Source information: The RNA shown here (transfer RNA) has 73 nucleotides and comes from a Patescibacteria group bacterium. The prediction has a mean pLDDT of 83. The sequence is in RNAcentral, with records from ENA. Taxonomically the source falls in Bacteria candidate phyla (Bacteria).

C1' cells in the first nucleotide's frame, strides 16, 4: 500500500431504518441485618469515534477522515 473486522455509560456486550438506545458487572441511595456480605427496590451515567450526505425519520444506509485488531506483499 491492498483486503477484512471493530469503535455504543466507568468496564464488557446487544441493538441490522421508526417504540423510552437494552443487558451484565461496577458506582450512588434505600430496605433487610447488631454489623458486613448476599438478596430486593430505586437512581445517576452513552445525543452511539469525527465530519458531510441519503431519507419524513439514521447507532443502523452511503462518502471521507481518525483510531484499534487481523491477514497479505
Nucleotide at each position: 500500500g491492498c483486503g477484512g473486522g471493530g469503535g455504543u455509560a466507568g468496564a464488557g456486550a446487544a441493538g441490522u431504518g421508526g417504540u423510552u438506545a437494552u443487558c451484565u458487572c461496577g458506582c450512588c441511595a434505600g430496605u433487610c441485618u447488631c454489623a458486613u456480605a448476599a438478596a430486593c427496590u430505586g437512581g445517576a451515567a452513552a445525543u452511539c469515534g469525527g465530519u458531510g450526505g441519503u431519507u419524513c425519520a439514521a447507532a443502523u444506509c452511503c462518502a471521507u477522515c481518525c483510531u484499534c485488531c487481523c491477514g497479505u506483499a